Bacterial RNase P class A from a Gammaproteobacteria bacterium, 378 nucleotides, folded computationally. Its mean pLDDT, the model's own confidence on a scale to 100, is 77.
RNA sequence: GGAGUCGGCUGAGCAGUCGCUAUCCCGGUUUUUGGUGUGUUCUUUUAGAGCGUAUUGAGGCUGGGAUGGAGGAAAGUCCGGGCUCCAUAGGGCAGAGUGCCAGGUAACGCCUGGGAGGCGCGAGCCUACGGAAAGUGCCGCAGAAAAUAUACCGCCUAAGCAGUUCGCUGCCGGUAAGGGUGAAAUGGUGCGGUAAGAGCGCACCGCGCGGCUGGUAACAGGCGUGGCAGGGUAAACCCCACUCGGAGCAAGACCAAAUAGGGAUCCAUAGGCGUGGCCCGCGCUGGAUCCGGGUAGGUUGCUUGAGGUGUACGGCGACGUGCAUCCCAGAUGAAUGACUGUUCUCGACAGAACCCGGCUUACAGGCCGGCUCCCACC
Numbered sequence: 001g002g003a004g005u006c007g008g009c010u011g012a013g014c015a016g017u018c019g020c021u022a023u024c025c026c027g028g029u030u031u032u033u034g035g036u037g038u039g040u041u042c043u044u045u046u047a048g049a050g051c052g053u054a055u056u057g058a059g060g061c062u063g064g065g066a067u068g069g070a071g072g073a074a075a076g077u078c079c080g081g082g083c084u085c086c087a088u089a090g091g092g093c094a095g096a097g098u099g100c101c102a103g104g105u106a107a108c109g110c111c112u113g114g115g116a117g118g119c120g121c122g123a124g125c126c127u128a129c130g131g132a133a134a135g136u137g138c139c140g141c142a143g144a145a146a147a148u149a150u151a152c153c154g155c156c157u158a159a160g161c162a163g164u165u166c167g168c169u170g171c172c173g174g175u176a177a178g179g180g181u182g183a184a185a186u187g188g189u190g191c192g193g194u195a196a197g198a199g200c201g202c203a204c205c206g207c208g209c210g211g212c213u214g215g216u217a218a219c220a221g222g223c224g225u226g227g228c229a230g231g232g233u234a235a236a237c238c239c240c241a242c243u244c245g246g247a248g249c250a251a252g253a254c255c256a257a258a259u260a261g262g263g264a265u266c267c268a269u270a271g272g273c274g275u276g277g278c279c280c281g282c283g284c285u286g287g288a289u290c291c292g293g294g295u296a297g298g299u300u301g302c303u304u305g306a307g308g309u310g311u312a313c314g315g316c317g318a319c320g321u322g323c324a325u326c327c328c329a330g331a332u333g334a335a336u337g338a339c340u341g342u343u344c345u346c347g348a349c350a351g352a353a354c355c356c357g358g359c360u361u362a363c364a365g366g367c368c369g370g371c372u373c374c375c376a377c378c
Stems, first nucleotide, its partner, number of pairs: 001374010012343007020069011032058012071349001075360002078358005083248004095244005100114005115129001116127004130239002135237002137233003152179002154175003160171004187205006206228001207226004212221003252300004262291006271285005307326008344347001
């Protein structure tokens, strides 16, 4: 210098003017409302009620000032939790999810560390990574055969039978080494062996089983043993282990018009209607007061939290603990903006709606750090 890999940070700056929203401070105003003092009137007179006035507090409206005001993903709503309500939800079935081991965490399908397999020269990256000797299903085309195996081209003719020109040929057979098909063909390589072959025998590798050693474990190493169990597929059914009650801030709680309806008490019980032949009675219909549910509407939940920053300690790390310090949007037709000037590298993806922890997806550019490989020079 080039190529690459992993991790972190940032997400145009400055000034002015005009707005929006929240909190706080200082004012103004108010026939909203509470307390206290005081004047006056009335009454059923140790008291209560009405009216007025002064002062003070809360609220509404309004003026001024100060301060804060979207994100790294606010997104997708895919996981996990807090919180709230509901039949307190213990067990089972069904269903869904997860699936190597250990740890972290409130919890997770997340994260960290490790193991195994695969890729890369390497830094490093990827993995849905339990079980196919419990059972069932499926495996197109090609191919003899895709699973109770089987034999197309081949190879062989030792044994047996027949023929023979005595060279051999045919039958009965043996075999799966070689060829061919396929994504995949019944362990692989080599030597021996054989008529030709074959775990038929042996060595090494692989595999199963049983100890041993190391490791918390996954697993690794090594020893012994078995000639080999017998294709693949479980993001096919299934089996095994573990986890999961449901709904969600439009959850939930409180205040509470108008209209309609409900209940209680009192008044009227005069009238009307129904029942009935008639009377009594009963039911409905009227008025006043009060009560509760509930709609519109309003308040709350609403942001101090598994919180941020710094530091010390423990841990390889995720993370934990202690101390110090900070308060950092809370709207509800829904604010967080617009304009002007100026500078630069000329600006991407994109907007909170109960709150957190993750994952995934989108993203113009800029900055920093660790590591690897190649080339050149000293």
It was read from a public genome assembly, where an Rfam model found it. Rfam family: Bacterial RNase P class A. It is annotated as a ribozyme.